[in-house]
Record summary
Model confidence (mean pLDDT): 79 of 100. Predicted 3D model of a 136-nucleotide RNA (FMN riboswitch aptamer (RFN element)) from a Chloroflexota bacterium. The sequence is in RNAcentral, with records from Ribocentre. Of the family's consensus pairs, 100% are formed in the model. It matches the Rfam family "FMN riboswitch aptamer (RFN element)". Rfam's curators write: The RFN element is a highly conserved domain that is found frequently in the 5'-untranslated regions of prokaryotic mRNAs that encode for flavin mononucleotide (FMN) biosynthesis and transport proteins.

RNA sequence: CUUGGCCUUCGGGGCAGGGUGCGGGAUCAUGAUCCCAAUUCCCGAUCGGUGGUGAUAACCCACGAGCGCAUCAAUCAGCGCAUGACCUGGUGAAACUCCAGGGUCGACGGUAAAGUCCGGAUGAAAGAAGGCAAAU
Numbered sequence: 001c002u003u004g005g006c007c008u009u010c011g012g013g014g015c016a017g018g019g020u021g022c023g024g025g026a027u028c029a030u031g032a033u034c035c036c037a038a039u040u041c042c043c044g045a046u047c048g049g050u051g052g053u054g055a056u057a058a059c060c061c062a063c064g065a066g067c068g069c070a071u072c073a074a075u076c077a078g079c080g081c082a083u084g085a086c087c088u089g090g091u092g093a094a095a096c097u098c099c100a101g102g103g104u105c106g107a108c109g110g111u112a113a114a115g116u117c118c119g120g121a122u123g124a125a126a127g128a129a130g131g132c133a134a135a136u
Base pairs, nucleotide, nucleotide: 002135003134005132006131007130008129009128010127017043018042019041023036024035025034026033027032028031045116046115047106048105049063050062051061052060058104059103066081067080068079069078086102087101088100089099090098108119109118110117
């Protein structure tokens, strides 16, 4: 240095402000007045895991997170289902990655319909760093 083994640690961010009012309540007393009421709707705001790629990526290529089945003391490995989104111009040897402009996307359960709230989750994981012993 390489290979496989074991162990440890780490390993996800985000609705400011405004509008509407599903629904609920109060008062006067019978059709009015007032209050509460969506981080979910509308305007707007805001966020971007991991590895790779001639050059830096939410939207280029992959991986992870979900659910079910089987198995197990338990976990992992296994099988199946689901798994989003970008263009134009510029610079350059090289960029769907940089710069300028305009766009787009985001699991499941809960709840007034959620990328951003609550929950599974003090979980799991792609992976990152380090350590130990061994073989060559």